Model confidence (mean pLDDT): 87 of 100. A computed fold for a 497-nucleotide part of an RNA from a metagenome, annotated as small-subunit ribosomal RNA, 5' domain. Its Rfam family is "Bacterial small subunit ribosomal RNA".
[in-house]
Context: one part of a larger RNA
Order: sequence, then structure tokens, then C1' cells
RNA sequence: GAACGAACGCUGGCGGCGUGCUUAACACAUGCAAGUCGAACGGGAUUCAUUCCUUCGGGGAUGAUGAGAGUGGCGCACGGGUGAGUAACGCGUGGGAACCUGCCUUGAGGUACGGAAUAACGCCGGGAAACUGGCGCUAAUACCGUAUGUGCCCGCAUCGGGAACGGUGCGGGGAAAGAUUUAUCGCCUUUUGAGGGUCCCGCGUCCGAUUAGCUAGUUGGUGGGAUAACGGCCUACCAAGGCGACGAUCGGUAGCUGGUCUGAGAGGAUGACCAGCCACACUGGGACUGAGACACGGCCCAGACUCCUACGGGAGGCAGCAGUGGGGAAUAUUGGACAAUGGACGCAAGUCUGAUCCAGCAACGCCGCGUGGAUGAAGAAGGCCUUCGGGUUGUAAAGUCCUUUCGGCAGGGACGAUGAUGACGGUACCUGCAGAAGAAGCCCCGGCUAACUUCGUGCCAGCAGCCGCGGUAAUACGAAGGGGGCUAGCGUUGUUC
Repeated sequence: GAACGAACGCUGGCGGCGUGCUUAACACAUGCAAGUCGAACGGGAUUCAUUCCUUCGGGGAUGAUGAGAGUGGCGCACGGGUGAGUAACGCGUGGGAACCUGCCUUGAGGUACGGAAUAACGCCGGGAAACUGGCGCUAAUACCGUAUGUGCCCGCAUCGGGAACGGUGCGGGGAAAGAUUUAUCGCCUUUUGAGGGUCCCGCGUCCGAUUAGCUAGUUGGUGGGAUAACGGCCUACCAAGGCGACGAUCGGUAGCUGGUCUGAGAGGAUGACCAGCCACACUGGGACUGAGACACGGCCCAGACUCCUACGGGAGGCAGCAGUGGGGAAUAUUGGACAAUGGACGCAAGUCUGAUCCAGCAACGCCGCGUGGAUGAAGAAGGCCUUCGGGUUGUAAAGUCCUUUCGGCAGGGACGAUGAUGACGGUACCUGCAGAAGAAGCCCCGGCUAACUUCGUGCCAGCAGCCGCGGUAAUACGAAGGGGGCUAGCGUUGUUC
């Protein structure tokens, strides 16, 4: 000098765009953050209309309406948060194969015949609650069986150099679901692609040798198992290997990257915001469901903590958005809207969406604008200094003539929305009105370093980044006048180059 997710002190007019718990991955009251589909299914509260009966209380039938729950489907593995762990194929980069893939795409073929249940519901219970038991009834795109099988999977044989790959033949195996407004949406098998994911390898990736040896599933092989798949991934047996001063092992620290800051560069430092990857979801472990999880707002077990309890037993997990306590030098509203973009579900209408878009708070940062312009010498008054002549503050003020940005008041009023729909927002913007009116501070002035005098103080009080100032004339302390620098900021502190 530059920079910052900054903080502190003094000061503070406006706007645009950004940014805002770096500390306790500390604990959390409250609300919201993942639902949706009646065009899969049974049932149906309520209300209304018509009609019949009536003991005038009401009851029955038909037709609309269709709440709340239940079965079923898809979603909940995305989106959002955090950086605790991790020195690792975790990340970056370049390659590779023994693999999987819901929705979407391409092509081929099919969608036949049956069956048994179960929630809801009714009845009877248990429990303080959470919840739960028995009996009985019922539906489906829920579940099961049979058939069919182009292709598909498994095994065998054969042909091609043939263990893989492809062709041919034989044997075995296994599919489906319907709905409606009749035009569509679905369902099953298989093929292709796209996008997504899993795995393997080369190279790169902090400090310590006051860590020198480490290793028994350890290293390799064979058989088997497991997996979507390769593999000590697991297991039995066999062999005795494997790694290491080119730093193994151990210890410490740390999410990695695109980037960011600095620097002429080389390099050094760093990884907030935004984007990609990874890991985690009270702590530890585990699997279930599923195309996908070993699953933040799912389940089970153990633990710590908090809460309820009728003491038998139960409930919970903000590192989602707000918000609270605590910690801290320090970091915001318990706001609005689904209008846009995107996501889930749905044929759709639409519903949900603290993703998102906006608004609020904060000079936290960057950028822009303003606090007036011109004229004005009796160089006014006052202040300060003075050699008492004057000098300076200073065209500065006053005065005169103008202007009206921003702000204020009033009127109009968007784009964002190709048809409808606007939270933002009566916002931006435009027009008019009044009036210089409402808007300047901070640090410094001994040298480095731009800027000097007087008074007070008297090694005191104090200053200070370094050198150093202060003990009676201090340009260095405090004040004043004057001056220098920057300016809605200016200084200080911290950190990096």
C1' cells in the first nucleotide's frame, strides 16, 4: 500500500446492488418447512331439493353435495442446513469395467381365466395416556394361483482362433390392471438412448523422525458364499508373504475444488457468499421399505438429556425458516406471496412448497448522488496572533440574483404476464407545488509524514507505530486559533499478502 463475512470509538442525509453466528456440531418454548391423487377402492358425516308417513318431537325414500378418516399409488433418497468427522481414491485431473437405473425417450410383443383375504365399518373389551385386543362384514390398479411367451433368464450341445462374444439347436423357468366425460391415461415382458449412480487405476493433495519399524484376513492362491457388480468383501484350506528413509506406522492439524486476497511475476495466504463433489443429522450401532437410503423433519436397540404420568408406562431431537436462552468483540424479522422460476402429486381444475421471489433490520462492503450555485471588500463584527503599525480567519459571512438534485407534499402510474393471474407496490418512473430550505464529520500537524503559533502544565498530568517527548518559554502532554488529509465517513485493533 492492498484486502476483510470483521469488531471497537466518534460521527451519520439519500439511493442501487450485494453481504450478515467466523464463537458452543451448546440446549431449545412456539408456529410453519412434504405432500398429493375420488379419472385405483369400499364407505360416507353434513347440508340442500323433491316426495311419503307423522304421536308434529321426528322418521322413510329418491337425487345432489361431498367433510374427516381408511386401503392403494407416486413422492417423501429432491430441494434446504451444517463442516463435527475425514490426510482418504475423500477431493482434483486423466483413464478404465465386472455393473444398476423409478420417471423420460426409441422399437417389438402382450394385457386371458380364476381365487382367498384385509383395513375402514359394526359389536364387545383393555389402558391415565400413547395406543391396543377379540368376533363379524366388505372393495380395489392391494395379495395369490393357472394359462400364454415374440423376446428375456438359467443349463447343455454345436459352429467360428474361441474362457468372455456372436449364431444355431435342445431342456427348464417365470408377466400383466384397470379407470373415465370414449378420447385418452395406465399395466406387463423386452430393446435402445439420455440423464443419474456404483466400482477400479495413474498422477497431485499440510506439519512432525524429540514417531523407525508396521502388518494374521495381514499378502497371494484354490473352492464356496455374498453383492447390481469386480474384489479378503466374507468364509474354509494352502503358501509366507505385503508395506517402509522415494518416510511405512504413529501423533498433530484440516472437509476438497472451481475460485478468493495479495504480488510485476514466481510465489505466499485462504476456501465466507455463488457453483461442483464429499461427509453428517442428539451420541453410538443396526437393518426394513424401495429404482434409489442404511434415510435431517422414517423404524428398531443402547446411551446422555428434556418433558408427561393415575408410577403400570409413554413422548422428543431447529447443523430447515423465523425465534429463545447461553457463549462471544460480534452477526438480522417468531414478516408477505406462491405473481414469477423451479419441484411433488394430479388427465385436469388445482393443492402443497420458510426452495424461491420479495419486503424488514444493520454505513457491514462496493458504487452513485447530495448537503447549494453565481455575485459580493466598508476586506464588517467576533475570534486568534501581534514588533501594537498590523496580520489572519476571509469571498468566508451578511447582502443581492438564481437553481431545486435528494428529501417533503399532491396527482398519474408500470415492465416483470405471449389468454387469465402481481407478493413486491400505489414501489420504480413521470408531472406539479413550496422553499436554501431538512442534510458534515473524523483523524492528524517533532522526524519518518502533508500540516505552527499562543496559553495551561512542570519527569506531574499525560503521549507513543519506531526514534522518543514532559524536570518553568514543550511546534511531541491538555486547550484554543490556524493549518494538512480523507469525507458519509474517519480513525483504532485484529488477520493475510